[in-house]
Context: one part of a larger RNA
RNA sequence: UCCAGCGAGUUAAUUUCGUCAGCAAGGUUAAGUCAAGUGACGGAGCCAUAGUGAAAGCGAGCCUGAAUAGGGCGAUUUAAGUUGACGGGAUUAGACCCGAAACCAGGUGACCUAACCAUGGGCAGGUUGAAGCUGCGGUAAAGCGCAGUGAAGGACCGAACCGCCGCACGUUGUAAAGUGCUCGGAUGACCUGUGGUUAGCGGUGAAAUGCCAAUCGAACUUGGAGAUAGCUGGUUCUCCUCGAAAUAGCUUUAGGGCUAGCGUCAAGUGGUAGCAAUUGGGGGUAGAGCUCUGUAAAGGACUGGGGCUGGCAACGGUACCCACCCUUAACAAACUACGAAUACCAAUUGUGGAAUCUUGGCAGUUAGAACGUCGGGGCUAAGCUCGGCGCUCGAAAGGGAAACAGCCCAGACCAUCGUCUAAGGUCCCUAAAUAUACACUCAGUGGGAAACAAGGUGAGAUUUCUUAAACAGCUAGGAUGUUGGCUUAGAAGCAGCCAUUCAUUUAAAGAGUGCGUAACAGCUCACUAGUCAAGAGAUCUUGCGUGGAAAAUGUAACGGGGCUCAAGUGUAUUACCGAAGACAUGGACUGCGUAGCAAUACGUAUGUGGUAGAGGAGCGUUCCUAUCAGCGGUGAAGCCAGACUGGAAAGUACUGGUGGAGCGGUAGGAAGUGAGAAUGCUGGA
Repeated sequence: UCCAGCGAGUUAAUUUCGUCAGCAAGGUUAAGUCAAGUGACGGAGCCAUAGUGAAAGCGAGCCUGAAUAGGGCGAUUUAAGUUGACGGGAUUAGACCCGAAACCAGGUGACCUAACCAUGGGCAGGUUGAAGCUGCGGUAAAGCGCAGUGAAGGACCGAACCGCCGCACGUUGUAAAGUGCUCGGAUGACCUGUGGUUAGCGGUGAAAUGCCAAUCGAACUUGGAGAUAGCUGGUUCUCCUCGAAAUAGCUUUAGGGCUAGCGUCAAGUGGUAGCAAUUGGGGGUAGAGCUCUGUAAAGGACUGGGGCUGGCAACGGUACCCACCCUUAACAAACUACGAAUACCAAUUGUGGAAUCUUGGCAGUUAGAACGUCGGGGCUAAGCUCGGCGCUCGAAAGGGAAACAGCCCAGACCAUCGUCUAAGGUCCCUAAAUAUACACUCAGUGGGAAACAAGGUGAGAUUUCUUAAACAGCUAGGAUGUUGGCUUAGAAGCAGCCAUUCAUUUAAAGAGUGCGUAACAGCUCACUAGUCAAGAGAUCUUGCGUGGAAAAUGUAACGGGGCUCAAGUGUAUUACCGAAGACAUGGACUGCGUAGCAAUACGUAUGUGGUAGAGGAGCGUUCCUAUCAGCGGUGAAGCCAGACUGGAAAGUACUGGUGGAGCGGUAGGAAGUGAGAAUGCUGGA
């Protein structure tokens, strides 16, 4: 991992609701007794028949209250209960199943290991050479010195023995802690045999929460015990109808609950809900505005106050500040002299056949997600977060978006080698236009991106000059007073400052546009003439393009090929393709209606996707009761294969093989009643 078998809403009591049945103002027995296969007796008790009050109690009334008030609960003939069976829930029990870590009680453990007690055992070899003692020297005598002797030591080196610092191997090992090399202690607080003592709310511990039998922040074992688990996992046949929620309030509450909301079923209700139109409402949002509350820009006028200042004062001055006033022009969720669209409420009319509402049974949900839009938070960040409205997913398959829960189209009962369309497409991959008309784009833009930049190119508008010759080019001129004045070392058109920047000669020529010089000089421009001969310049708006443009395996920013009067873009048009959509034909089911006792037939529906969940109808398994004068060695069950039948679960008096003794149909009943999942359990491979 696979296969087979086993494996999870049960039972009891009480209670509530529904269905069926019995009896009915009543219904019913319990324990038990007698009898004995299912019977009879038993009326104690319980529920109902009257309520109300905390109660005493009173009673069609009662309570509260001072009350004959008011109010609460009742009665008023529209009055039904009770017992049983079955089914849906609830409660109490292990209560659908498996699962803790733990807690408590009683025991078992010191053959491992910790410490201790008793009694035994062990430590090759080598080194060092303390005290003491002896001799000699020395001293008054000692201390002392030297030589020897001696043998001490948690002394030294190093085997056995004990240990395990480092590295490597081993890591389904040789081994649930080892092996190799290396290394520490090795006469000691040493190592070790045997026997014994200490026990879990404990012992022992040169102390690491270490050790106490491969188990230790509290051993193991049995029991309480099916502890508890708001948590995780699992929970077994089929078909039909409907079909949610991820919200609110409260919660030692936030991944749990309770109530409401939303679902379903039953009964009741019977122009209700919804939708549309009209009419009537209130509003203070969007927008707008600046009167108010605040914020804030520019200009003006002078009025008042303050500051500074002149003055003895009166009274002035002010390029300072504030307020007020006028003009222009703004901003606001907590501003409004204004003010929509929608939405909401009501009435009327129309439509609308239950989608509404009421009561009761049973739920599930209370982690939501993206997208569009209106807002708050955030950075007008996030596949961010929190609200409102909508939609899809959730619980929705199909077509499109290459692929892609939440986007676009569209809601799958079944069948069809039938038809038409939606979104999206029509050169090839790939179904359908190499369609039509007119434009644009040259960037492979299309087929990723901004500020910004640019004689890319198309369209439109405004305007200036122009056959009295424009624009560009070429030829020529571009002068004089004058080097204007000032400044300056110098300043001569051209460092800087000033100026009614004038005037003269002119076709025209600035007291000078730029380069240049130390200053001049020089080059050039404006301006003018000639030549030439037809358009030239400026600005604005706009379409499509260009640059801006750097990333990690490999083109890789159209799905690919490939595409340039397009297979790109814009406008317009006609065909076609395209889905489980619509239609067509046939069939099934469900709800409703009509007919019918029913079976059924006909009609009708915008009917028949579906998770949690509610409701309905069935299939199969085991056993029991009855029945089929059922089947069976002329071959039961089981097994293997085929054929056939049914809407499914499934079925078969069918065929063949195997097997060798029991088995089935029908009508009921009762359940140890259906397996793919639980790191399920047992066995096998």
RNAcentral holds the full RNA, with entries from ENA. Large-subunit ribosomal RNA, domain II from a Candidatus Saccharimonadota bacterium, 685 nucleotides, folded computationally. The prediction has a mean pLDDT of 85.